A computed fold for a 72-nucleotide RNA from Candidatus Azambacteria bacterium RIFCSPLOWO2_01_FULL_44_84, annotated as transfer RNA. It matches the Rfam family "tRNA". It is annotated as a transfer RNA.

């Protein structure tokens, strides 16, 4: 330098054109308990950035940024 894959809660993953972006673990609050843990109920929390297509974009296109891999 070229090619491929990927980027979503704190973490690990879903959502492949439609809806309130969902789950587990974690955090916080309440409950339970003599206390802690476990259990039960609840709350908050995310789409890497710009542009484009579309009635509608996490999803498709493009340019960047970043991560991983391959070739030279």
């Nucleotide at each position: 330098g070229c090619c491929c894959u990927c980027g979503u809660a704190g973490u690990u993953c879903a959502a492949u054109g439609g809806a309130u972006a969902g789950a587990a673990c974690g955090a916080c609050u309440c409950u339970c308990u003599u206390c802690u843990a476990a259990g039960g109920a609840g709350u908050a929390g995310a789409u890497c950035g710009g542009g484009g297509u579309c009635c509608g974009a996490u999803u498709c296109c493009u340019c960047g940024c970043g991560a991983g891999g391959g070739c030279g």